[in-house]
RNA sequence: CACGUGUUCCGGGGUCGGUGUAAAUCCGAACCGGCGGUUAGAGUCCGCGACCCGGUCUAAGCCAUUGACCGGUUGAUUCGGUGAAAUUCCGAGACCGACGGUCAAAGUCCGGAUGGGAGGUUCACGUC
Numbered sequence: 001c002a003c004g005u006g007u008u009c010c011g012g013g014g015u016c017g018g019u020g021u022a023a024a025u026c027c028g029a030a031c032c033g034g035c036g037g038u039u040a041g042a043g044u045c046c047g048c049g050a051c052c053c054g055g056u057c058u059a060a061g062c063c064a065u066u067g068a069c070c071g072g073u074u075g076a077u078u079c080g081g082u083g084a085a086a087u088u089c090c091g092a093g094a095c096c097g098a099c100g101g102u103c104a105a106a107g108u109c110c111g112g113a114u115g116g117g118a119g120g121u122u123c124a125c126g127u128c
Base pairs, nucleotide, nucleotide: 003126004125005124006123009120010119015029016028017027018026030108031107032097033096034048035047036046037045043095044094052072053071054070055069056068057067060065077093078092079091080090081089099111100110101109
């Protein structure tokens, strides 16, 4: 250094106006972009997480429910330039954004969420 077992902390961002009885949901103009990877840096390339669906197992008070694991579904990018190398940089133009709620239709409001989590990180011990 790597590996193993524990452990500390961190771990999602984003609006104004107009119309109208009523809209932060429509119209106009804005704003935002989790995590790991990549010979050069990514919302749009590859993969992951969460939400959702199904299956198996499961503590307890054995009805409901909780948790773990496995599987499934899961959005979107082009052109030009530079260069050894970039759908990642620079220039220009596009596109995407779960579910429930709402006196009017939601990426931005409220809610599950003081939740979960990909991961990052601190320290200790062991092993080598």
Model confidence (mean pLDDT): 84 of 100. FMN riboswitch aptamer (RFN element) from an Actinomycetes bacterium, 128 nucleotides, folded computationally. The sequence was found by an Rfam model in a public genome assembly. The source organism's lineage runs through Bacteria, Bacillati, Actinomycetota and Actinomycetes.